């Protein structure tokens, strides 16, 4: 440096749920908590999904559409990294 891995060792992250806070919502942050994770580190770049404040349309107490919002623990790509083996 490359390959395919997580047996061992050292560790890491933290779903649901609960509390508080923020947000129009989706969702997020912090604390507790562990379902899982070899990138469950970072990146919304492409696709998917969620929401629809604002906007647009309509037959207008409403409905439909729409991301400039959100999700990398949905997939793909990019990028960085632990351990041992060959």
């Nucleotide at each position: 440096a490359a390959u395919a891995g997580g047996a061992a060792a050292a560790g890491g992250c933290a779903a649901a749920c609960u509390a508080u806070u923020c947000u129009a919502a989706a969702g997020a942050a912090u604390a507790g908590g562990a379902c899982g994770c070899a990138a469950a580190g970072c990146u919304u770049a492409g696709g998917g999904u969620c929401u629809a404040a604002g906007g647009u349309u309509u037959a207008a107490u409403a409905a439909a559409c729409u991301a400039c919002g959100a999700u990398c623990g949905c997939c793909u790509g990019g990028u960085u990294a632990c351990c041992a083996a060959u």